[in-house]
RNA sequence: GUGCAGGAGAGCGCGCCGCGCACCGUGGCGCCGCCGAAGGCGUAAUCCCGAAAUCGCUCAGGCAAAAGGACUGCAC
Numbered sequence: 001g002u003g004c005a006g007g008a009g010a011g012c013g014c015g016c017c018g019c020g021c022a023c024c025g026u027g028g029c030g031c032c033g034c035c036g037a038a039g040g041c042g043u044a045a046u047c048c049c050g051a052a053a054u055c056g057c058u059c060a061g062g063c064a065a066a067a068g069g070a071c072u073g074c075a076c
Stems, first nucleotide, its partner, number of pairs: 001076006011032001013031008033063003039059001040057003046051002
């Protein structure tokens, strides 16, 4: 790296507009609340001194299911 298996947290929030097969579904924009495990940034320990955590931030991302998912195990 590839394949298989496992893999957490937090809103099916509210308003406006649009579309469709129209008491429902879906897309866009705005507002409020929240999460920490893609990525990004910061720092602790440490060291080869600019790298670096599962800690911090929440820019990005996410908050029914599905998908995604750091990371872990097995095989090649």